Bacterial RNase P class A from a Fidelibacterota bacterium, 341 nucleotides, folded computationally. Its Rfam family is "Bacterial RNase P class A". By type it is a ribozyme. About the family: Ribonuclease P (RNase P) is a ubiquitous endoribonuclease, found in archaea, bacteria and eukarya as well as chloroplasts and mitochondria. Its best characterised activity is the generation of mature 5'-ends of tRNAs by cleaving the 5'-leader elements of precursor-tRNAs. Cellular RNase Ps are ribonucleoproteins. The source organism's lineage runs through Bacteria, Pseudomonadati and Fidelibacterota.

């Protein structure tokens, strides 16, 4: 200097003309404002509104290392532990759906004698057969009843001994009286893998949704019913023979909800951090068949350079996350190639 990957920010600007919507006002007119970082998906969690608060049991669903933060969440912050990569090692980076396999059930091709209620193909005893003893060496396999050495034995085996590994119990130290780590003592205890396999354990869990709901207007034929009561089933409780429930005919337009918010910006303080507290300042769409636009000129970026193009894409109650799509530009980190010192 060039290229690749990842991450963050941005993702057209200025002026004029005409037009649409909201609010204010001096109401012929003027002023201010008017679609995103994902508005998408509808995957989580809530705010808000309504129903029920007479419930209980069973089933079902969700979560699963510790502490903190948040309105709340599995998805935020910081730690612990595990795995992988690099590396002599430490350190560093990346990832983690991280309670329990010593409650039970299931699964693991082929090979192998046998794959966890597991074994004689081989070993030893024996008439070397039947049978018995046994799991140490050998073979198969991804995986075969902790490892090394010795005693012992018919041959062997934690059967016993010494030194280790793992597991359990007790104690001390560090850590937040945490997850956990290290050290010491004791115990012959050795329980293979797998739970986004069934399952077990612990904790938590009413439902529906702005087409929620409230008010005004219009309309208000008829029929049936031991039903009805906002997650399922059962038991229970309450209420009721019609202003209830179901089917069905008719009427059907408007107002509110509707944007001042768990909001945004700046500063200080506390904290490892996420974040919290205090103070000052700001008001930034509210449409209802759906407004937020079109034209002209100049500039910016890319290009095929008198030319052409400029990504993904459009609010519908609101907010916090997650996932997906995204041309180009700027900045940073890592890697590769080349040149110079």
């Nucleotide at each position: 200097a060039g290229g690749a990957u990842c991450a963050a920010u941005u993702g057209g600007a200025u002026g004029g003309a005409u037009g649409c919507c909201u609010u204010u006002u001096u109401a012929u007119a003027a002023a201010a404002g008017g679609a995103g970082g994902a508005a998408a998906g509808u995957c989580c969690g809530a705010a808000c509104u309504c129903c029920a608060c007479a419930g209980g049991a069973u089933a079902g669903a969700g979560u699963g290392c510790c502490u903190c933060a948040u309105a709340a969440u599995a998805a935020g912050a910081g730690g612990a532990c595990c795995u992988c990569a690099u590396u002599u090692a430490a350190a560093u980076g990346a990832g983690g759906a991280u309670g329990g396999c010593a409650a039970g059930u299931g699964c693991a091709a082929c090979a192998g004698a046998a794959a966890a209620u597991a074994a004689a193909c081989a070993u030893c005893c024996u008439a070397a057969a039947a049978g018995g003893a046994u799991a140490a060496a050998g073979g198969u396999g991804a995986a075969a009843u902790g490892g090394u050495a010795g005693u012992g034995u018919a041959a062997g085996a934690g059967a016993c001994u010494a030194c280790c590994a793992g597991u359990c119990u007790u104690a001390u130290u560090a850590g937040u009286u945490a997850a956990u780590a290290a050290u010491a003592a004791g115990a012959g205890c050795u329980a293979g893998g797998u739970a986004a396999a069934c399952c077990c354990c612990a904790c938590u869990c009413g439902g529906a949704g702005c087409a929620a709901a409230a008010c005004c207007a219009a309309g208000u034929a008829g029929u049936c019913u031991a039903g009805u009561g906002u997650g399922a089933u059962c038991c229970g409780c309450a209420u009721u023979a019609a202003u209830a429930g179901a089917c069905g005919g008719g009427u059907a337009g408007g107002u509110u909800g509707c944007u001042u918010g768990a909001u945004c910006u700046u500063a200080a303080u506390u904290g490892u951090g996420a974040a919290a507290u205090u103070a000052a300042g700001a008001c930034u769409a509210g449409a209802u068949a759906a407004a937020u636009a079109u034209c002209c000129a100049u500039c910016a970026u890319c290009u095929u350079a008198u030319u052409g193009a400029u990504a993904c894409a459009g609010a519908a109650u609101u907010c916090g996350g997650c996932u997906u799509a995204u041309a180009g530009a700027u900045u940073g980190a890592u890697c590769c190639u080349g040149a110079a010192a």
The prediction has a mean pLDDT of 75.